[in-house]
Molecule: transfer RNA
Organism: uncultured Coriobacteriaceae bacterium
RNA sequence: GGGCCCGUAGCUCAGUUGGUCAGAGCGCACGGCUGAUAACCGUGAGGUCACAAGUUCGAACCUUGUCGGGCCCA
Numbered sequence: 001g002g003g004c005c006c007g008u009a010g011c012u013c014a015g016u017u018g019g020u021c022a023g024a025g026c027g028c029a030c031g032g033c034u035g036a037u038a039a040c041c042g043u044g045a046g047g048u049c050a051c052a053a054g055u056u057c058g059a060a061c062c063u064u065g066u067c068g069g070g071c072c073c074a
Stems, first nucleotide, its partner, number of pairs: 001073007010026004019057001028044005050066005
C1' cells in the first nucleotide's frame, strides 16, 4: 500500500426485508426478604447505535468518506 470483517448501555452481545417506545444478560442504584450478608424477587437509572456527509416522507439498518480494532496479501 491492497482486500475482508467488526464498532449498539459500564461489560458481553441481539436487532440489518428501512417505519410502533432501541433491547437482553451481567453490572449499578433503591426497595422487599433475612438477626445480618449472599442468593432470590420487584422497581429504576444508564445509549445523539464510532464520527461526518448523502439518499429517503422516514436510517442502528442503504451509499460515500474519516477514525479505531482484528485477520489476510504484498